Lysine riboswitch aptamer from a bovine gut metagenome, 165 nucleotides, folded computationally. The RNAcentral record of the sequence draws on MGnify. The prediction has a mean pLDDT of 76.

RNA sequence: GAUAGAGGCGCGUCUUUAAUAAGUAUUCGACGGUUUUUACCGUAGUUUCCCGUCGUUGAAAGGUAAAGUCGCCGAAGGAAACGGAUUAUUACGGUCGUGUCCGUUUGCCUGGCUGCAUCGCUUAAAAGGCAUGCGGCUGUCAUCAUAUUAUGAUGGAGAGCUAUC
Numbered sequence: 001g002a003u004a005g006a007g008g009c010g011c012g013u014c015u016u017u018a019a020u021a022a023g024u025a026u027u028c029g030a031c032g033g034u035u036u037u038u039a040c041c042g043u044a045g046u047u048u049c050c051c052g053u054c055g056u057u058g059a060a061a062g063g064u065a066a067a068g069u070c071g072c073c074g075a076a077g078g079a080a081a082c083g084g085a086u087u088a089u090u091a092c093g094g095u096c097g098u099g100u101c102c103g104u105u106u107g108c109c110u111g112g113c114u115g116c117a118u119c120g121c122u123u124a125a126a127a128g129g130c131a132u133g134c135g136g137c138u139g140u141c142a143u144c145a146u147a148u149u150a151u152g153a154u155g156g157a158g159a160g161c162u163a164u165c
Base pairs, nucleotide, nucleotide: 001165002164003163004162005161008073010072011071012070014068015067016066017065018064028055029054030053031052032051033050039095040094041093042092043091044090076110077109078108079106080105081104082103083102084101085100086099111138112137113136114135115134116133117132118131120130121129122128140156141155142154143153144152145151146150
């Protein structure tokens, strides 16, 4: 340098089903209300717009769980930068902001799983995810100790470890 492997509630994609989202958005009807509406600007509208109450109708996306399929062991996740799309209203156009999604780059961070706490983000949510901190379990290597080759302690990181060439 090449090839092949290991860790385990192991990682990720896709499909199906179920619950949740939710009796929510929406449809239709009745009654009533506003004359002002948006982050900003411009142009329109005052009804068959918009808002509220009651009745009627009644979803979906994302996320979650289970099963299966495929690809795998920096699997993958995150962060930052750049680019694109989308995103605020009664409607249209424009500007800016915020959030989300996709792509590219950077060995910048994380061995893997998991629990708790905090804050903020996402969200319908107290689920889940992200960030930070503190723990537990587990694999691997090094050092030391003990011992019928396994156990214990300490430390490190995947840019690692094992096997073969």